Archaeal signal recognition particle RNA from a Candidatus Aenigmatarchaeota archaeon, 273 nucleotides, folded computationally. The RNAcentral record of the sequence draws on ENA. Model confidence (mean pLDDT): 76 of 100. A source record names the gene ffs. Rfam family: Archaeal signal recognition particle RNA. On this family, see Wild et al., Curr Opin Struct Biol 2002: "Towards the structure of the mammalian signal recognition particle". The source organism's lineage runs through Archaea, Nanobdellati and Candidatus Aenigmatarchaeota.

RNA sequence: GCAGGAACUAGGCCGGGCUGCUGGGCGUAGCCUGUAACCGCAAACCGUCCUUAUGGCGGGGCCGAAGCCUGAGGGCGAUGCCUUGUUUGCAUUUCAGCCCAUGUCCCCUACAAUGAUAUCCUGUCCUGUUUGGCUGUAUGCGUAGUGAACCGGGUCAGGUCCUGGCGGAAGCAGCCCUAAGCUACGCAUGCGGUGCUUACAGGGUAGCAGGAUUGAGAAAGGGACAUGGUAAACUGAAAUGCAGGCAGGCAUCCACCGAUGGCACGUUCCUGC
Numbered sequence: 001g002c003a004g005g006a007a008c009u010a011g012g013c014c015g016g017g018c019u020g021c022u023g024g025g026c027g028u029a030g031c032c033u034g035u036a037a038c039c040g041c042a043a044a045c046c047g048u049c050c051u052u053a054u055g056g057c058g059g060g061g062c063c064g065a066a067g068c069c070u071g072a073g074g075g076c077g078a079u080g081c082c083u084u085g086u087u088u089g090c091a092u093u094u095c096a097g098c099c100c101a102u103g104u105c106c107c108c109u110a111c112a113a114u115g116a117u118a119u120c121c122u123g124u125c126c127u128g129u130u131u132g133g134c135u136g137u138a139u140g141c142g143u144a145g146u147g148a149a150c151c152g153g154g155u156c157a158g159g160u161c162c163u164g165g166c167g168g169a170a171g172c173a174g175c176c177c178u179a180a181g182c183u184a185c186g187c188a189u190g191c192g193g194u195g196c197u198u199a200c201a202g203g204g205u206a207g208c209a210g211g212a213u214u215g216a217g218a219a220a221g222g223g224a225c226a227u228g229g230u231a232a233a234c235u236g237a238a239a240u241g242c243a244g245g246c247a248g249g250c251a252u253c254c255a256c257c258g259a260u261g262g263c264a265c266g267u268u269c270c271u272g273c
Base pairs, nucleotide, nucleotide: 001273002272003271004270005269006268007267008266011063012062013061014060015033016032017031018030019029023050024049025048026047027046038059039058040057041056067263068262069261073257074256077253078252079251080250081249082248084247085246086245087244088243089242090241091240092239093238094237095236096235097234099229100228101227102226103225104224105223106222107221111217118213119212120211121210122209123208124207125203126202127201128200129199132196133194134193135192136191137190138189139188140187141186142185143184144183145182146181152177153176154175155174160169161168162167
């Protein structure tokens, strides 16, 4: 000096980035990405630091002179812008459809000489008046019944009173009668109601029914076309605007990989040559 083994020290590794926040850096939050690969505690009116800022406090593991820095280039991805293409949604406008009315044509057929269709009349319906019926109410009259504790009448058992006696008096209950009142019925009158009914006048007549005339078609339904209408909703198309997705281009940043270059490569012991 070289090689092998052991021990040690300096040191290295145990992730990085973007957004957000901040005057600014880092952390706690969200997201992306990488490794064989750490743990505990606190932290948004926050924690810590100041361009030497790329966290604070405490602990642990691995490697160990091992490595660290730089970062041509590649590159996952993020953001911004652009325009084009494509696509989705929403809004507005227009057009068409849908929908409605009328007309023409076609199809189909209920029904139809036991009468289709068309026209007219009447009833059913409404309004007013009206005859009768029914009915409500008020008043009056009549009939019947009922009807007064005492303050109406008659008769008044018993009892009471007067009297020497004969006799007399008042009089409750009961019975009879009656006034007012009440109940029922009937009659008359007035005012109402009415789904029944008579008549008149007016209105209406889609539906139903009846009648007169006419005498063979024909309601409804479906389809096509034409014209007109169309408040909203719905369907389709077009245009415009807005928003989003995808693809493309440009710029910036960037996990990760990484050429090149730079820095570092120390100490002790054992063995062999």